[in-house]
Context: one part of a larger RNA
RNA sequence: CGUAGGAAAUUUGAGGGAGUUUGACCUUAGUACGAGAGGACCGGGUUGAACGAACCAAUGGUGUACCGGUUAUUCCGCCAGGAGUAAACGCCGGGUAGCUACGUUCGGUUUAGAUAAUCGCUGAAAGCAUCUAAGUGAGAAGCUAGUCCCAAGAUAAGAUUUCCUGUCACGCAAGUGAGUAAGGUCCCCAGUAGACUACUGGGUUGAUAGGUUCGGGGUGUAAGCACAGUAAUGUGUUCAGCUGACGAAUACUAAUAGACCGAGG
Numbered sequence: 001c002g003u004a005g006g007a008a009a010u011u012u013g014a015g016g017g018a019g020u021u022u023g024a025c026c027u028u029a030g031u032a033c034g035a036g037a038g039g040a041c042c043g044g045g046u047u048g049a050a051c052g053a054a055c056c057a058a059u060g061g062u063g064u065a066c067c068g069g070u071u072a073u074u075c076c077g078c079c080a081g082g083a084g085u086a087a088a089c090g091c092c093g094g095g096u097a098g099c100u101a102c103g104u105u106c107g108g109u110u111u112a113g114a115u116a117a118u119c120g121c122u123g124a125a126a127g128c129a130u131c132u133a134a135g136u137g138a139g140a141a142g143c144u145a146g147u148c149c150c151a152a153g154a155u156a157a158g159a160u161u162u163c164c165u166g167u168c169a170c171g172c173a174a175g176u177g178a179g180u181a182a183g184g185u186c187c188c189c190a191g192u193a194g195a196c197u198a199c200u201g202g203g204u205u206g207a208u209a210g211g212u213u214c215g216g217g218g219u220g221u222a223a224g225c226a227c228a229g230u231a232a233u234g235u236g237u238u239c240a241g242c243u244g245a246c247g248a249a250u251a252c253u254a255a256u257a258g259a260c261c262g263a264g265g
Stems, first nucleotide, its partner, number of pairs: 001153001005164007015150004021049007033038001051107005059101004066094005071086006111145003118138004167178004183261004187203005208254003211250005217243003224237005
């Protein structure tokens, strides 16, 4: 821009894409078959491999400053207690959310149709024979559907529901311009989204984010004081103190105020 007014939702599916794998074991059955040795089709069940998708309850990984330990050194006047730096965590032990696999769950199936090779039925040309010439069956991991995803720019531009609606100026008219409706955008707070954009939630008639409070999870028992010990240190107060991403509550802070677009067919 189009889809013969303007919108918001819900959809149909022309068409396109993805997927399509396979082993072992048990049973049927030591049966059919075979002198024996050996040893099935068909059918039923179980469990794997590789691949793929989704997910993070559990098992693990990561988790760059969440907690703790610790060496050297500098600083906060000293002690105590802290902070900075040590190749972009100094080193080390853990670890929430998130992201993840080595983890968990699930998937391929079944089925229908038309067929290939192939196997047939009936059957002439050619009194026989012949699956073929007329006619008519069976038959594959393959083909078309079936499963999942995208999809009306499918210009043949589809369908359904709901909402708005004949204003003003100019013009003979076609139309042009203006202000609006439903609705939308800008703008702002954010994230289940994300390179940007888009998408999604929210914008005071508000829990969208931050803060605060309470909790969860993590770390592992803070500082100060008291006591014991010559001291290092230990014990008590104290399962303390601190705590990024998680949950809830709460308008304290910030989403203010506003502007613009948008039908008359």

A computed fold for a 265-nucleotide part of an RNA from a microbial mat metagenome, annotated as large-subunit ribosomal RNA, domain VI. The coordinates come from a structure-prediction model, not an experiment, and the mean pLDDT is 88.